The prediction has a mean pLDDT of 84.
This is a predicted structure of a 475-nucleotide part of an RNA (small-subunit ribosomal RNA, 3' major domain) from a soil metagenome.
Rfam family: Bacterial small subunit ribosomal RNA.
Context: one part of a larger RNA
RNA sequence: UGACGGGGGCCCGCACAAGCAGUGGAGCAUGUGGUUUAAUUCGAAGCAACGCGAAGAACCUUACCAAGACUUGACAUCCCGCUGACCGCUCUAGAGAUAGAGUUUCCCUUCGGGGCAGCGGUGACAGGUGGUGCAUGGUUGUCGUCAGCUCGUGUCGUGAGAUGUUGGGUUAAGUCCCGCAACGAGCGCAACCCCUAUGUUGUGUUGCCAUCAUUUAGUUGGGCACUUACAACAGACUGCCGGUGACAAACCGGAGGAAGGCGGGGAUGACGUCAAAUCAUCAUGCCCCUUAUGUCUUGGGCUACACACGUGCUACAAUGGGCGGUACAAAGGGAUGCGAAACCGCGAGGUGGAGCCAAUCUCAUAAAGCCGUUCGUAGUUCGGAUUGCAGGCUGCAACUCGCCUGCAUGAAGCCGGAAUUGCUAGUAAUCGCGGAUCAGCAUGCCGCGGUGAAUUCGUUCCCGGGCCUUGUACA
Numbered sequence: 001u002g003a004c005g006g007g008g009g010c011c012c013g014c015a016c017a018a019g020c021a022g023u024g025g026a027g028c029a030u031g032u033g034g035u036u037u038a039a040u041u042c043g044a045a046g047c048a049a050c051g052c053g054a055a056g057a058a059c060c061u062u063a064c065c066a067a068g069a070c071u072u073g074a075c076a077u078c079c080c081g082c083u084g085a086c087c088g089c090u091c092u093a094g095a096g097a098u099a100g101a102g103u104u105u106c107c108c109u110u111c112g113g114g115g116c117a118g119c120g121g122u123g124a125c126a127g128g129u130g131g132u133g134c135a136u137g138g139u140u141g142u143c144g145u146c147a148g149c150u151c152g153u154g155u156c157g158u159g160a161g162a163u164g165u166u167g168g169g170u171u172a173a174g175u176c177c178c179g180c181a182a183c184g185a186g187c188g189c190a191a192c193c194c195c196u197a198u199g200u201u202g203u204g205u206u207g208c209c210a211u212c213a214u215u216u217a218g219u220u221g222g223g224c225a226c227u228u229a230c231a232a233c234a235g236a237c238u239g240c241c242g243g244u245g246a247c248a249a250a251c252c253g254g255a256g257g258a259a260g261g262c263g264g265g266g267a268u269g270a271c272g273u274c275a276a277a278u279c280a281u282c283a284u285g286c287c288c289c290u291u292a293u294g295u296c297u298u299g300g301g302c303u304a305c306a307c308a309c310g311u312g313c314u315a316c317a318a319u320g321g322g323c324g325g326u327a328c329a330a331a332g333g334g335a336u337g338c339g340a341a342a343c344c345g346c347g348a349g350g351u352g353g354a355g356c357c358a359a360u361c362u363c364a365u366a367a368a369g370c371c372g373u374u375c376g377u378a379g380u381u382c383g384g385a386u387u388g389c390a391g392g393c394u395g396c397a398a399c400u401c402g403c404c405u406g407c408a409u410g411a412a413g414c415c416g417g418a419a420u421u422g423c424u425a426g427u428a429a430u431c432g433c434g435g436a437u438c439a440g441c442a443u444g445c446c447g448c449g450g451u452g453a454a455u456u457c458g459u460u461c462c463c464g465g466g467c468c469u470u471g472u473a474c475a
Stems, first nucleotide, its partner, number of pairs: 001475002003472003007469007015459002019423005026314008034305002042053002064300007073125001077124002079121006088103006106115003127289002130287003136283002138278003141274001143272001148187006154163003167178003193266004198234007207224003212221002237260001240254005316416001320375007332363003337356002342351003382413001387408007429451007
């Protein structure tokens, strides 16, 4: 100087407390461990691995296993020889890779040849998701959006170092004020950026419809008031008033205001820590393989199942389930695409093909809600696992191993031990909608809106963190 203390002081955080909803019990989905297996590819490991890499394993992917094949190679450059094509199509053998047969078939030219492509050959080389993240770059997690981390000059100290950065107030903040052997400065904080909450102006089509006609319908004429969309600007600054304070910074209350003291949310992550993660995104040193640890193919596996754990979904019901009627979104996607009306089917879906490169057409009925009716506390008209049968869709192909529909079946489960998680407001809870990936496959992920709470006395305690101080057999 740090680090540590079941030392002290001050302060903060859904850290506790106060509340609400859960998890832990059940069934299923998913990840992991273990076990099994020819293989169940690899990585991730307290917080910070475990719905994680994977924004989607039937083949492919795919790295794993079995079998069948290739050896200058699936891919790149160079050299030599041969051919004129290559591609495509048909047939035969084969599980296919592959092999054979048939068919079709180049360009320029100074006619020397050249370009391009294929086949064959030689070696230089290719290739490796082989090893090492403890050789590395790059990227990322974490402490933590915590308020810290440093430097120059000066001063003090023999020195390591100290000072500044400590102190008194204050703040979300090393934020600001005052003081001070310090005076300044940098990286952080804040602001500048985006979304959202209010208004003004401009512009009105594909958007909107108050007035006038018109219609089943903003449908059409018309209009751009309104809504809305896109731009530009305005607005919030402790600016104003009162009080407290040290005449300061600031804090408390008030006015006006759509919004008030950081208005709400996002992006933004200092010096560093964990030899943290990643050699399997990529790049890369060294090591290793080279008729194989490379390459191709078919099939299998990654989907196994006594069990254990994590994360979720659905429930155990009446604030509910069923049936009928009826209302209101936002944000997105769409050309190998979204696909309307109409018709067929109980339905999944099919036929159909209008319109739309989309404020125009379409996905697309939002659901919870509201109105009525039924069920009456029961393993039930709760719950839907499991299984049988019959179908639909995608796709060469749904056996291993997809999703969906109908009929039948109707398991566990009556609110969950010890323990444990999230959340402070348009939040939790609850309800549906969309998107990426994607042929198909979503209870996951990323977004969107609808309905919409309870509680916070407080900081003694648990956890994590910041500042000062003290002790130390620690560095």